[in-house]
A computed fold for a 261-nucleotide RNA from Cloacimonadales bacterium (SeqCode), annotated as Bacterial large signal recognition particle RNA.
Model confidence (mean pLDDT): 75 of 100.
A source record names the gene ffs.
NCBI's taxonomy places the organism under Bacteria, Pseudomonadati, Candidatus Cloacimonadota, Cloacimonadia (SeqCode), Cloacimonadales (SeqCode).
RNAcentral holds the sequence, with entries from ENA.
């Protein structure tokens, strides 16, 4: 050195989380790697840290140590000039109210103010229009149940004479239609009308006191409030950055017994 046969050891391995702590069960990463049983109202253990049974391979390409990369909704810190969405702050846009520095205006040819009268404005009442109705007037208007007159005609009566009545003529009732009528009675999207009273003194017109503002267009200042902005302020989140753990991966090294030659 070779060959046989065997043992350790391995047949996946990590992160967060659970816990006093490790290791599984669920998750999740890496990426393919023996089976069955157990387990979150968890389950096996205790520093040699799943644990019970079975199998495979076996001293190295597979096991062991060491460095290296550095998967990773992983951890930890620290975190924006990215993101959210708020209070504060500023800015600038528009509104609203206010002031009266400017400015333009008006005002001694009299601002504003006080007062007092009228108007405006309601309410009654007239008046006037206009309208409806009712009336008066014209004009129409009754087969027969309206008046008159009632011819023929009937009827009573010896007669004399008497009675009822249809047409027709004449009036008229109801109704209808017309009206340039004036009176009566309601009505109003009617009136530069009247009277009386009230109300406002907002607003306009006079008139009589005072005697200097008086307005708020426009610029400026204040105030609220609303929009849209801002490394204004404070939070939250991520990102990137540092640090830890770390799969696959690589490199280096290390690793027993018994026998035979």
């Nucleotide at each position: 050195g070779u060959g046989u046969g065997c043992u350790a050891a391995g047949c996946g391995g990590g992160g967060a989380g659970c816990c006093a702590g490790c290791g599984g069960u669920g998750c999740c990463c890496u990426g393919u790697a023996c089976c069955c049983g157990c387990a979150a109202u968890c389950c096996g253990c205790u520093a040699u840290a799943g644990c019970g049974g079975g199998g495979c391979c076996g001293a190295a390409u597979u096991c062991c140590c060491g460095c290296c990369c550095g998967c990773g909704a992983a951890u930890g810190c620290c975190g924006a000039u990215g993101c959210c969405g708020g209070c504060u702050c500023g800015a600038g846009g528009g509104a609203a109210g206010g002031u009266a520095a400017g400015u333009a205006g008006u005002g001694u040819u009299g601002a504003g103010a006080g007062c007092c009268a009228a108007g405006c404005c309601c309410g009654a009442c007239g008046c006037a229009a206009u309208u409806g109705c009712a009336g008066g007037c014209c004009g129409g208007g009754a087969a027969c149940c309206a008046u008159g007159u009632c011819a023929g005609g009937u009827c009573c009566g010896g007669a004399a004479g008497g009675a009822a009545g249809c047409a027709g003529c004449a009036u008229u009732a109801a109704c209808c239609g017309g009206u340039u009528c004036g009176c009566g009675c309601g009505a109003u999207g009617u009136g530069c009308c009247g009277u009386c009273g009230g109300u406002c003194c907002c607003c306009c017109u006079g008139g009589c006191u005072u005697g200097a503002g008086c307005a708020g267009g426009c610029u400026g200042c204040c105030u609220u409030g609303u929009c849209u902005c801002g490394u204004u302020c404070a939070g939250g989140c991520u990102a990137a950055g540092c640090a830890u753990c770390a799969a696959c991966g690589g490199c280096g090294g290390g690793u027993g017994c018994a026998c035979a030659c």